This is a predicted structure of an 87-nucleotide RNA (c-di-GMP-I riboswitch aptamer) from a Bacillota bacterium. The prediction has a mean pLDDT of 89. It matches the Rfam family "c-di-GMP-I riboswitch aptamer". Rfam links the family to the GO term cyclic-di-GMP binding. The organism belongs to Bacillota, within Bacteria.

RNA sequence: GACCGACAAAGGCAAACCAUCCGAAAGGGUGGGGCGCAAAGCCAUGGGUCUAAGGUUCUCAGGAGCUAAGAUUGCCAGGUUACCGAA
Repeated sequence: GACCGACAAAGGCAAACCAUCCGAAAGGGUGGGGCGCAAAGCCAUGGGUCUAAGGUUCUCAGGAGCUAAGAUUGCCAGGUUACCGAA
RNA backbone atom coordinates (compact mmCIF):
# COMPACT_ATOMS: atom_id res chain seq x y z
P G A 1 -0.89 3.92 3.53
O5' G A 1 -0.98 2.92 2.29
C5' G A 1 -0.70 3.39 0.98
C4' G A 1 -0.68 2.24 0.00
C3' G A 1 -1.92 1.36 0.00
O3' G A 1 -2.99 1.92 -0.74
C1' G A 1 0.00 0.00 0.00
P A A 2 -4.52 1.51 -0.36
O5' A A 2 -4.68 0.04 -0.94
C5' A A 2 -4.61 -0.19 -2.34
C4' A A 2 -4.70 -1.67 -2.65
C3' A A 2 -5.88 -2.39 -2.03
O3' A A 2 -7.08 -2.22 -2.75
C1' A A 2 -3.92 -3.63 -1.66
P C A 3 -8.47 -2.13 -1.95
O5' C A 3 -8.71 -3.62 -1.45
C5' C A 3 -9.04 -4.65 -2.37
C4' C A 3 -8.78 -6.02 -1.81
C3' C A 3 -9.75 -6.50 -0.73
O3' C A 3 -10.97 -6.98 -1.26
C1' C A 3 -7.53 -7.00 -0.09
P C A 4 -12.31 -6.68 -0.49
O5' C A 4 -12.10 -7.27 0.98
C5' C A 4 -11.96 -8.67 1.18
C4' C A 4 -11.52 -8.95 2.60
C3' C A 4 -12.46 -8.48 3.68
O3' C A 4 -13.51 -9.40 3.91
C1' C A 4 -10.27 -7.81 4.22
P G A 5 -14.98 -8.87 4.30
O5' G A 5 -14.82 -8.51 5.84
C5' G A 5 -14.27 -9.45 6.75
C4' G A 5 -13.97 -8.80 8.07
C3' G A 5 -15.20 -8.23 8.77
O3' G A 5 -15.07 -8.44 10.17
C1' G A 5 -13.58 -6.53 8.47
P A A 6 -16.33 -8.99 11.01
O5' A A 6 -15.66 -9.47 12.37
C5' A A 6 -14.41 -8.89 12.79
C4' A A 6 -14.20 -9.21 14.24
C3' A A 6 -15.25 -8.60 15.15
O3' A A 6 -15.50 -9.47 16.24
C1' A A 6 -13.13 -7.84 15.78
P C A 7 -16.83 -10.31 16.33
O5' C A 7 -17.66 -9.53 17.45
C5' C A 7 -18.28 -8.29 17.19
C4' C A 7 -18.59 -7.57 18.49
C3' C A 7 -17.36 -7.21 19.30
O3' C A 7 -17.60 -6.00 20.03
C1' C A 7 -18.74 -8.66 20.54
P A A 8 -16.95 -4.64 19.54
O5' A A 8 -15.38 -4.94 19.43
C5' A A 8 -14.63 -5.30 20.59
C4' A A 8 -13.42 -4.40 20.77
C3' A A 8 -13.70 -2.92 20.74
O3' A A 8 -14.16 -2.45 22.00
C1' A A 8 -11.83 -3.38 19.38
P A A 9 -15.15 -1.20 22.09
O5' A A 9 -14.18 0.03 21.77
C5' A A 9 -13.11 0.37 22.65
C4' A A 9 -12.34 1.54 22.11
C3' A A 9 -13.19 2.72 21.68
O3' A A 9 -13.55 3.55 22.76
C1' A A 9 -11.64 2.22 19.99
P A A 10 -14.96 4.33 22.72
O5' A A 10 -14.66 5.51 21.69
C5' A A 10 -13.60 6.43 21.94
C4' A A 10 -13.40 7.33 20.76
C3' A A 10 -14.66 7.96 20.21
O3' A A 10 -15.08 9.08 20.97
C1' A A 10 -13.35 7.13 18.43
P G A 11 -16.63 9.40 21.12
O5' G A 11 -16.93 10.32 19.86
C5' G A 11 -18.04 10.07 19.04
C4' G A 11 -17.67 10.29 17.59
C3' G A 11 -18.82 10.21 16.60
O3' G A 11 -19.57 11.41 16.54
C1' G A 11 -17.07 8.86 15.84
P G A 12 -21.16 11.29 16.37
O5' G A 12 -21.34 10.85 14.85
C5' G A 12 -20.73 11.59 13.81
C4' G A 12 -20.86 10.88 12.49
C3' G A 12 -22.29 10.57 12.06
O3' G A 12 -22.96 11.71 11.54
C1' G A 12 -20.92 8.69 11.68
P C A 13 -24.51 11.88 11.89
O5' C A 13 -25.24 10.96 10.81
C5' C A 13 -24.93 11.08 9.43
C4' C A 13 -25.40 9.87 8.67
C3' C A 13 -26.87 9.55 8.82
O3' C A 13 -27.68 10.33 7.98
C1' C A 13 -25.59 7.58 9.07
P A A 14 -29.09 10.89 8.51
O5' A A 14 -29.96 9.58 8.66
C5' A A 14 -30.16 8.71 7.54
C4' A A 14 -30.85 7.44 7.98
C3' A A 14 -32.23 7.66 8.55
O3' A A 14 -33.15 6.69 8.10
C1' A A 14 -30.84 6.58 10.15
P A A 15 -34.62 7.12 7.75
O5' A A 15 -35.31 5.70 7.51
C5' A A 15 -34.94 4.90 6.39
C4' A A 15 -35.59 3.53 6.50
C3' A A 15 -37.05 3.57 6.91
O3' A A 15 -37.91 3.77 5.80
C1' A A 15 -35.90 2.03 8.27
P A A 16 -39.18 4.70 5.98
O5' A A 16 -40.15 3.86 6.93
C5' A A 16 -40.64 2.60 6.51
C4' A A 16 -41.25 1.85 7.68
C3' A A 16 -42.38 2.55 8.38
O3' A A 16 -43.62 2.39 7.72
C1' A A 16 -40.86 1.69 9.98
P C A 17 -44.55 3.64 7.47
O5' C A 17 -44.86 4.18 8.95
C5' C A 17 -45.59 3.39 9.86
C4' C A 17 -45.51 3.98 11.26
C3' C A 17 -45.87 5.46 11.35
O3' C A 17 -47.27 5.66 11.42
C1' C A 17 -43.84 5.10 12.49
P C A 18 -47.93 6.95 10.78
O5' C A 18 -47.54 8.11 11.80
C5' C A 18 -48.00 8.08 13.14
C4' C A 18 -47.44 9.25 13.93
C3' C A 18 -47.56 10.61 13.26
O3' C A 18 -48.86 11.18 13.40
C1' C A 18 -45.39 10.35 14.14
P A A 19 -49.42 12.13 12.26
O5' A A 19 -48.61 13.49 12.54
C5' A A 19 -48.81 14.21 13.74
C4' A A 19 -47.88 15.40 13.81
C3' A A 19 -47.89 16.30 12.59
O3' A A 19 -48.97 17.21 12.59
C1' A A 19 -45.66 15.86 13.23
P U A 20 -49.71 17.56 11.21
O5' U A 20 -48.68 18.54 10.48
C5' U A 20 -48.34 19.79 11.06
C4' U A 20 -47.10 20.36 10.42
C3' U A 20 -47.16 20.51 8.90
O3' U A 20 -47.85 21.68 8.49
C1' U A 20 -45.12 19.51 9.52
P C A 21 -48.60 21.67 7.08
O5' C A 21 -47.44 21.91 6.02
C5' C A 21 -46.71 23.13 6.01
C4' C A 21 -45.47 23.01 5.17
C3' C A 21 -45.67 22.63 3.72
O3' C A 21 -46.09 23.70 2.90
C1' C A 21 -43.91 21.36 4.63
P C A 22 -46.99 23.39 1.61
O5' C A 22 -45.96 22.74 0.57
C5' C A 22 -44.87 23.49 0.06
C4' C A 22 -44.00 22.64 -0.84
C3' C A 22 -44.73 21.90 -1.95
O3' C A 22 -45.06 22.72 -3.05
C1' C A 22 -43.18 20.46 -0.90
P G A 23 -46.42 22.43 -3.83
O5' G A 23 -46.17 21.03 -4.55
C5' G A 23 -45.19 20.92 -5.57
C4' G A 23 -45.05 19.47 -6.02
C3' G A 23 -46.35 18.78 -6.40
O3' G A 23 -46.78 19.14 -7.70
C1' G A 23 -45.05 17.35 -5.04
P A A 24 -48.33 19.42 -7.91
O5' A A 24 -49.05 18.02 -7.62
C5' A A 24 -50.47 17.93 -7.55
C4' A A 24 -50.93 16.58 -8.06
C3' A A 24 -50.24 15.38 -7.43
O3' A A 24 -50.89 14.97 -6.25
C1' A A 24 -50.21 15.18 -9.79
P A A 25 -50.00 14.55 -4.93
O5' A A 25 -49.45 13.10 -5.27
C5' A A 25 -50.35 11.99 -5.37
C4' A A 25 -49.73 10.88 -6.20
C3' A A 25 -48.48 10.24 -5.60
O3' A A 25 -48.81 9.18 -4.73
C1' A A 25 -48.09 10.81 -7.87
P A A 26 -47.81 8.79 -3.48
O5' A A 26 -46.52 8.15 -4.19
C5' A A 26 -46.56 6.82 -4.69
C4' A A 26 -45.34 6.56 -5.55
C3' A A 26 -44.00 6.71 -4.85
O3' A A 26 -43.62 5.55 -4.13
C1' A A 26 -43.95 7.91 -6.87
P G A 27 -43.20 5.66 -2.56
O5' G A 27 -42.22 6.90 -2.47
C5' G A 27 -40.87 6.81 -2.87
C4' G A 27 -40.36 8.15 -3.34
C3' G A 27 -39.74 9.05 -2.28
O3' G A 27 -38.41 8.70 -1.95
C1' G A 27 -41.24 10.31 -3.57
P G A 28 -37.83 9.01 -0.47
O5' G A 28 -37.62 10.59 -0.47
C5' G A 28 -36.66 11.17 -1.33
C4' G A 28 -36.81 12.68 -1.36
C3' G A 28 -36.56 13.39 -0.04
O3' G A 28 -35.17 13.55 0.25
C1' G A 28 -38.52 14.23 -1.01
P G A 29 -34.71 13.67 1.80
O5' G A 29 -35.12 15.15 2.21
C5' G A 29 -34.52 16.27 1.59
C4' G A 29 -35.03 17.56 2.19
C3' G A 29 -34.95 17.66 3.70
O3' G A 29 -33.65 18.01 4.16
C1' G A 29 -37.07 18.38 2.99
P U A 30 -33.07 17.33 5.52
O5' U A 30 -33.93 18.06 6.65
C5' U A 30 -33.83 19.46 6.84
C4' U A 30 -34.83 19.93 7.88
C3' U A 30 -34.86 19.14 9.18
O3' U A 30 -33.81 19.51 10.06
C1' U A 30 -37.06 19.44 8.42
P G A 31 -33.16 18.38 11.03
O5' G A 31 -34.28 18.13 12.14
C5' G A 31 -34.57 19.16 13.07
C4' G A 31 -35.78 18.79 13.91
C3' G A 31 -35.73 17.45 14.61
O3' G A 31 -34.93 17.45 15.78
C1' G A 31 -37.83 17.72 13.61
P G A 32 -34.16 16.07 16.21
O5' G A 32 -35.34 15.11 16.70
C5' G A 32 -36.03 15.38 17.91
C4' G A 32 -37.27 14.54 18.05
C3' G A 32 -37.05 13.04 18.23
O3' G A 32 -36.67 12.69 19.55
C1' G A 32 -38.77 13.40 16.67
P G A 33 -35.56 11.48 19.79
O5' G A 33 -36.23 10.22 19.05
C5' G A 33 -37.38 9.59 19.60
C4' G A 33 -37.87 8.49 18.67
C3' G A 33 -36.86 7.36 18.45
O3' G A 33 -37.01 6.35 19.45
C1' G A 33 -37.68 8.12 16.36
P G A 34 -35.67 5.61 20.06
O5' G A 34 -35.22 4.57 18.92
C5' G A 34 -36.13 3.58 18.48
C4' G A 34 -35.63 2.89 17.22
C3' G A 34 -34.28 2.20 17.40
O3' G A 34 -34.26 1.01 16.61
C1' G A 34 -34.14 3.76 15.64
P C A 35 -34.59 -0.43 17.24
O5' C A 35 -34.43 -1.40 15.98
C5' C A 35 -35.56 -2.06 15.45
C4' C A 35 -35.43 -2.29 13.96
C3' C A 35 -34.10 -2.83 13.46
O3' C A 35 -33.94 -4.21 13.75
C1' C A 35 -34.89 -1.18 11.99
P G A 36 -32.43 -4.86 13.81
O5' G A 36 -32.05 -5.07 12.27
C5' G A 36 -30.73 -4.90 11.81
C4' G A 36 -30.70 -3.96 10.62
C3' G A 36 -29.30 -3.61 10.13
O3' G A 36 -28.81 -4.59 9.23
C1' G A 36 -30.56 -1.63 10.39
P C A 37 -27.20 -4.93 9.25
O5' C A 37 -26.58 -3.65 8.55
C5' C A 37 -26.88 -3.34 7.20
C4' C A 37 -26.24 -2.03 6.79
C3' C A 37 -24.73 -1.99 6.92
O3' C A 37 -24.09 -2.59 5.81
C1' C A 37 -25.68 0.00 7.79
P A A 38 -22.90 -3.71 6.03
O5' A A 38 -21.57 -2.95 5.58
C5' A A 38 -21.09 -1.86 6.32
C4' A A 38 -19.91 -1.22 5.66
C3' A A 38 -18.73 -2.16 5.42
O3' A A 38 -17.91 -1.61 4.39
C1' A A 38 -18.14 -0.56 7.02
P A A 39 -17.89 -2.10 2.92
O5' A A 39 -17.47 -0.69 2.28
C5' A A 39 -18.41 0.05 1.54
C4' A A 39 -19.20 0.98 2.45
C3' A A 39 -20.44 1.54 1.77
O3' A A 39 -21.45 1.71 2.77
C1' A A 39 -19.11 3.29 2.51
P A A 40 -22.89 1.12 2.45
O5' A A 40 -23.86 2.23 3.05
C5' A A 40 -24.01 3.49 2.40
C4' A A 40 -24.93 4.39 3.19
C3' A A 40 -24.54 4.56 4.65
O3' A A 40 -24.95 5.84 5.12
C1' A A 40 -26.60 3.39 4.49
P G A 41 -23.91 6.96 5.51
O5' G A 41 -23.01 7.08 4.21
C5' G A 41 -23.45 7.86 3.12
C4' G A 41 -22.47 9.00 2.87
C3' G A 41 -22.63 9.68 1.53
O3' G A 41 -23.64 10.67 1.58
C1' G A 41 -20.35 9.12 1.86
P C A 42 -24.73 10.68 0.38
O5' C A 42 -23.90 11.19 -0.89
C5' C A 42 -23.26 12.46 -0.87
C4' C A 42 -22.35 12.61 -2.07
C3' C A 42 -22.99 12.27 -3.41
O3' C A 42 -23.78 13.33 -3.93
C1' C A 42 -20.88 11.23 -3.27
P C A 43 -25.07 12.96 -4.83
O5' C A 43 -24.45 12.44 -6.20
C5' C A 43 -23.64 13.29 -7.00
C4' C A 43 -23.19 12.58 -8.25
C3' C A 43 -24.30 11.91 -9.04
O3' C A 43 -24.98 12.84 -9.86
C1' C A 43 -22.45 10.45 -8.86
P A A 44 -26.55 12.75 -10.04
O5' A A 44 -26.75 11.44 -10.92
C5' A A 44 -27.72 11.45 -11.95
C4' A A 44 -27.65 10.15 -12.72
C3' A A 44 -28.74 9.99 -13.76
O3' A A 44 -28.30 9.12 -14.80
C1' A A 44 -29.05 8.42 -12.02
P U A 45 -27.45 9.78 -16.01
O5' U A 45 -26.17 8.84 -16.13
C5' U A 45 -25.36 8.90 -17.29
C4' U A 45 -24.64 7.58 -17.49
C3' U A 45 -25.54 6.35 -17.45
O3' U A 45 -26.17 6.12 -18.70
C1' U A 45 -23.66 5.99 -16.07
P G A 46 -27.60 5.37 -18.75
O5' G A 46 -27.25 3.83 -18.52
C5' G A 46 -26.53 3.10 -19.50
C4' G A 46 -26.39 1.65 -19.08
C3' G A 46 -27.68 0.99 -18.61
O3' G A 46 -28.50 0.56 -19.68
C1' G A 46 -25.97 0.53 -17.06
P G A 47 -30.11 0.61 -19.50
O5' G A 47 -30.42 -0.56 -18.46
C5' G A 47 -30.20 -1.91 -18.85
C4' G A 47 -30.30 -2.85 -17.65
C3' G A 47 -31.60 -2.85 -16.89
O3' G A 47 -32.64 -3.56 -17.55
C1' G A 47 -29.82 -2.82 -15.37
P G A 48 -34.16 -3.06 -17.37
O5' G A 48 -34.47 -3.33 -15.82
C5' G A 48 -34.51 -4.66 -15.33
C4' G A 48 -34.65 -4.67 -13.82
C3' G A 48 -35.93 -4.07 -13.27
O3' G A 48 -37.04 -4.95 -13.38
C1' G A 48 -34.10 -3.31 -12.00
P U A 49 -38.49 -4.34 -13.73
O5' U A 49 -38.92 -3.58 -12.40
C5' U A 49 -39.05 -4.29 -11.17
C4' U A 49 -39.15 -3.32 -10.01
C3' U A 49 -40.25 -2.28 -10.13
O3' U A 49 -41.52 -2.77 -9.77
C1' U A 49 -38.24 -1.23 -9.48
P C A 50 -42.83 -2.17 -10.48
O5' C A 50 -43.01 -0.76 -9.77
C5' C A 50 -43.23 -0.67 -8.37
C4' C A 50 -43.24 0.77 -7.91
C3' C A 50 -44.16 1.68 -8.70
O3' C A 50 -45.52 1.58 -8.30
C1' C A 50 -42.07 2.73 -8.43
P U A 51 -46.68 1.77 -9.38
O5' U A 51 -46.68 3.35 -9.61
C5' U A 51 -46.92 4.23 -8.52
C4' U A 51 -46.64 5.66 -8.93
C3' U A 51 -47.40 6.14 -10.15
O3' U A 51 -48.72 6.55 -9.83
C1' U A 51 -45.12 6.78 -10.30
P A A 52 -49.91 6.26 -10.84
O5' A A 52 -49.61 7.25 -12.05
C5' A A 52 -49.56 8.65 -11.84
C4' A A 52 -49.13 9.37 -13.09
C3' A A 52 -50.08 9.22 -14.27
O3' A A 52 -50.38 10.50 -14.84
C1' A A 52 -47.84 8.74 -14.90
P A A 53 -51.76 11.23 -14.43
O5' A A 53 -51.50 12.77 -14.72
C5' A A 53 -51.81 13.75 -13.74
C4' A A 53 -50.89 14.95 -13.88
C3' A A 53 -50.72 15.45 -15.31
O3' A A 53 -51.75 16.37 -15.67
C1' A A 53 -48.59 15.18 -14.32
P G A 54 -52.47 16.20 -17.13
O5' G A 54 -51.29 16.49 -18.16
C5' G A 54 -50.70 17.77 -18.27
C4' G A 54 -49.47 17.71 -19.15
C3' G A 54 -49.66 17.05 -20.50
O3' G A 54 -50.17 17.95 -21.47
C1' G A 54 -47.78 16.11 -19.46
P G A 55 -51.22 17.39 -22.57
O5' G A 55 -50.36 16.36 -23.44
C5' G A 55 -49.27 16.83 -24.23
C4' G A 55 -48.51 15.65 -24.82
C3' G A 55 -49.34 14.68 -25.65
O3' G A 55 -49.55 15.15 -26.97
C1' G A 55 -47.99 13.47 -24.14
P U A 56 -50.98 14.88 -27.67
O5' U A 56 -51.00 13.31 -27.95
C5' U A 56 -50.03 12.73 -28.80
C4' U A 56 -50.03 11.22 -28.66
C3' U A 56 -51.37 10.55 -28.90
O3' U A 56 -51.64 10.36 -30.28
C1' U A 56 -50.40 9.70 -26.92
P U A 57 -53.19 10.33 -30.78
O5' U A 57 -53.66 8.83 -30.47
C5' U A 57 -53.10 7.75 -31.17
C4' U A 57 -53.54 6.43 -30.56
C3' U A 57 -55.04 6.24 -30.42
O3' U A 57 -55.67 5.83 -31.62
C1' U A 57 -53.97 5.62 -28.41
P C A 58 -57.21 6.26 -31.86
O5' C A 58 -58.03 5.37 -30.82
C5' C A 58 -58.08 3.96 -30.97
C4' C A 58 -58.64 3.29 -29.74
C3' C A 58 -60.07 3.67 -29.37
O3' C A 58 -61.04 3.00 -30.17
C1' C A 58 -58.73 3.67 -27.43
P U A 59 -62.44 3.74 -30.47
O5' U A 59 -63.12 3.86 -29.03
C5' U A 59 -63.55 2.69 -28.34
C4' U A 59 -63.99 3.04 -26.93
C3' U A 59 -65.16 4.02 -26.85
O3' U A 59 -66.41 3.37 -27.03
C1' U A 59 -63.45 4.65 -25.32
P C A 60 -67.67 4.18 -27.52
O5' C A 60 -68.33 4.63 -26.15
C5' C A 60 -69.71 4.99 -26.09
C4' C A 60 -70.32 4.57 -24.76
C3' C A 60 -69.56 5.07 -23.54
O3' C A 60 -70.49 5.30 -22.48
C1' C A 60 -69.61 2.72 -23.53
P A A 61 -70.98 6.77 -22.18
O5' A A 61 -69.67 7.57 -21.77
C5' A A 61 -69.33 7.76 -20.39
C4' A A 61 -68.22 8.79 -20.26
C3' A A 61 -68.64 10.24 -20.52
O3' A A 61 -67.79 11.10 -19.79
C1' A A 61 -67.05 9.60 -22.13
P G A 62 -68.36 11.85 -18.46
O5' G A 62 -68.09 10.86 -17.25
C5' G A 62 -66.75 10.44 -16.95
C4' G A 62 -66.80 9.21 -16.06
C3' G A 62 -65.46 8.60 -15.74
O3' G A 62 -64.84 9.22 -14.65
C1' G A 62 -67.03 6.91 -16.35
P G A 63 -63.31 9.64 -14.69
O5' G A 63 -62.51 8.41 -15.28
C5' G A 63 -62.24 7.26 -14.50
C4' G A 63 -62.33 6.00 -15.35
C3' G A 63 -60.99 5.42 -15.79
O3' G A 63 -60.44 4.56 -14.79
C1' G A 63 -62.40 5.61 -17.67
P A A 64 -58.85 4.33 -14.77
O5' A A 64 -58.57 3.41 -16.05
C5' A A 64 -59.00 2.06 -16.08
C4' A A 64 -58.68 1.40 -17.40
C3' A A 64 -57.21 1.45 -17.81
O3' A A 64 -56.44 0.43 -17.20
C1' A A 64 -58.52 2.16 -19.62
P G A 65 -54.88 0.67 -16.95
O5' G A 65 -54.22 0.54 -18.41
C5' G A 65 -54.28 -0.69 -19.11
C4' G A 65 -53.72 -0.55 -20.51
C3' G A 65 -52.30 -0.01 -20.59
O3' G A 65 -51.33 -1.01 -20.33
C1' G A 65 -53.65 1.08 -22.17
P C A 66 -49.96 -0.60 -19.58
O5' C A 66 -49.16 0.25 -20.68
C5' C A 66 -48.75 -0.36 -21.90
C4' C A 66 -48.22 0.68 -22.86
C3' C A 66 -47.10 1.56 -22.32
O3' C A 66 -45.84 0.93 -22.40
C1' C A 66 -48.71 2.91 -23.40
P U A 67 -44.75 1.22 -21.22
O5' U A 67 -44.31 2.73 -21.48
C5' U A 67 -43.64 3.10 -22.68
C4' U A 67 -43.59 4.60 -22.82
C3' U A 67 -42.90 5.34 -21.68
O3' U A 67 -41.50 5.34 -21.84
C1' U A 67 -44.94 6.41 -22.22
P A A 68 -40.53 5.21 -20.53
O5' A A 68 -40.43 6.71 -19.98
C5' A A 68 -39.95 7.75 -20.83
C4' A A 68 -39.36 8.90 -20.02
C3' A A 68 -38.16 8.54 -19.15
O3' A A 68 -37.32 9.69 -19.08
C1' A A 68 -39.81 9.47 -17.81
P A A 69 -35.96 9.69 -19.87
O5' A A 69 -35.39 11.11 -19.46
C5' A A 69 -35.87 12.28 -20.14
C4' A A 69 -36.09 13.42 -19.20
C3' A A 69 -36.77 13.06 -17.89
O3' A A 69 -36.48 14.07 -16.91
C1' A A 69 -38.26 14.27 -19.25
P G A 70 -35.88 13.71 -15.49
O5' G A 70 -37.15 13.52 -14.55
C5' G A 70 -37.86 14.65 -14.05
C4' G A 70 -38.84 14.24 -12.97
C3' G A 70 -38.23 13.45 -11.82
O3' G A 70 -37.63 14.29 -10.85
C1' G A 70 -40.16 12.34 -12.59
P A A 71 -36.30 13.80 -10.09
O5' A A 71 -36.76 12.50 -9.27
C5' A A 71 -37.65 12.62 -8.18
C4' A A 71 -38.03 11.28 -7.62
C3' A A 71 -36.88 10.42 -7.12
O3' A A 71 -36.41 10.82 -5.85
C1' A A 71 -38.39 9.11 -8.36
P U A 72 -34.83 10.60 -5.50
O5' U A 72 -34.72 9.05 -5.17
C5' U A 72 -35.48 8.47 -4.12
C4' U A 72 -35.42 6.95 -4.19
C3' U A 72 -34.02 6.38 -4.16
O3' U A 72 -33.53 6.25 -2.85
C1' U A 72 -35.29 5.36 -5.89
P U A 73 -32.12 6.91 -2.43
O5' U A 73 -31.02 6.11 -3.25
C5' U A 73 -31.01 4.71 -3.24
C4' U A 73 -29.60 4.16 -3.31
C3' U A 73 -28.57 4.85 -2.41
O3' U A 73 -27.75 3.87 -1.82
C1' U A 73 -27.78 4.80 -4.62
P G A 74 -27.46 3.90 -0.25
O5' G A 74 -28.66 3.03 0.34
C5' G A 74 -28.77 1.66 0.01
C4' G A 74 -30.08 1.09 0.52
C3' G A 74 -31.32 1.81 0.02
O3' G A 74 -32.35 0.86 -0.19
C1' G A 74 -31.32 1.79 2.36
P C A 75 -32.93 0.63 -1.66
O5' C A 75 -32.14 -0.65 -2.18
C5' C A 75 -32.48 -1.94 -1.72
C4' C A 75 -32.26 -2.96 -2.83
C3' C A 75 -30.85 -2.98 -3.40
O3' C A 75 -29.93 -3.70 -2.62
C1' C A 75 -32.43 -2.93 -5.16
P C A 76 -28.35 -3.30 -2.66
O5' C A 76 -27.86 -3.83 -4.08
C5' C A 76 -27.86 -5.21 -4.37
C4' C A 76 -27.54 -5.46 -5.82
C3' C A 76 -26.21 -4.91 -6.31
O3' C A 76 -25.09 -5.70 -5.94
C1' C A 76 -27.88 -4.43 -7.89
P A A 77 -23.64 -5.01 -5.77
O5' A A 77 -23.22 -4.59 -7.26
C5' A A 77 -22.91 -5.59 -8.21
C4' A A 77 -22.78 -5.01 -9.61
C3' A A 77 -21.66 -4.01 -9.81
O3' A A 77 -20.39 -4.62 -9.95
C1' A A 77 -23.62 -3.20 -10.83
P G A 78 -19.09 -3.87 -9.40
O5' G A 78 -18.94 -2.58 -10.32
C5' G A 78 -18.64 -2.71 -11.71
C4' G A 78 -18.75 -1.37 -12.40
C3' G A 78 -17.88 -0.26 -11.82
O3' G A 78 -16.53 -0.35 -12.24
C1' G A 78 -20.05 0.55 -12.18
P G A 79 -15.37 0.16 -11.25
O5' G A 79 -15.49 1.74 -11.28
C5' G A 79 -15.33 2.45 -12.50
C4' G A 79 -15.68 3.90 -12.32
C3' G A 79 -14.95 4.62 -11.20
O3' G A 79 -13.64 5.02 -11.57
C1' G A 79 -17.24 5.14 -11.09
P U A 80 -12.43 4.88 -10.49
O5' U A 80 -12.75 6.04 -9.46
C5' U A 80 -12.78 7.40 -9.89
C4' U A 80 -13.37 8.29 -8.82
C3' U A 80 -12.73 8.17 -7.44
O3' U A 80 -11.51 8.90 -7.33
C1' U A 80 -15.07 8.12 -7.23
P U A 81 -10.36 8.34 -6.32
O5' U A 81 -10.85 8.87 -4.90
C5' U A 81 -10.83 10.26 -4.63
C4' U A 81 -11.58 10.57 -3.36
C3' U A 81 -11.09 9.89 -2.09
O3' U A 81 -9.93 10.48 -1.55
C1' U A 81 -13.44 9.78 -2.18
P A A 82 -8.94 9.56 -0.67
O5' A A 82 -9.77 9.31 0.67
C5' A A 82 -10.06 10.38 1.53
C4' A A 82 -11.01 9.98 2.63
C3' A A 82 -10.51 8.90 3.58
O3' A A 82 -9.64 9.41 4.57
C1' A A 82 -12.73 8.43 2.94
P C A 83 -8.74 8.37 5.44
O5' C A 83 -9.65 8.11 6.71
C5' C A 83 -9.98 9.17 7.59
C4' C A 83 -10.60 8.64 8.85
C3' C A 83 -9.84 7.51 9.52
O3' C A 83 -8.76 7.94 10.30
C1' C A 83 -12.14 6.98 9.43
P C A 84 -7.44 7.02 10.44
O5' C A 84 -7.95 5.78 11.30
C5' C A 84 -8.38 5.96 12.63
C4' C A 84 -8.88 4.66 13.21
C3' C A 84 -7.92 3.49 13.07
O3' C A 84 -6.93 3.48 14.08
C1' C A 84 -10.08 2.82 12.40
P G A 85 -5.43 2.96 13.72
O5' G A 85 -5.55 1.38 13.69
C5' G A 85 -6.18 0.69 14.76
C4' G A 85 -6.37 -0.77 14.43
C3' G A 85 -5.07 -1.49 14.06
O3' G A 85 -5.08 -2.81 14.62
C1' G A 85 -6.65 -1.72 12.31
P A A 86 -4.12 -3.09 15.88
O5' A A 86 -4.61 -4.51 16.40
C5' A A 86 -4.52 -5.61 15.54
C4' A A 86 -5.40 -6.72 16.06
C3' A A 86 -5.27 -8.02 15.29
O3' A A 86 -4.18 -8.78 15.76
C1' A A 86 -7.54 -7.48 15.47
P A A 87 -3.16 -9.49 14.68
O5' A A 87 -4.04 -10.63 14.04
C5' A A 87 -4.56 -11.67 14.85
C4' A A 87 -5.61 -12.46 14.10
C3' A A 87 -5.17 -12.97 12.75
O3' A A 87 -4.41 -14.15 12.82
C1' A A 87 -7.30 -11.97 12.55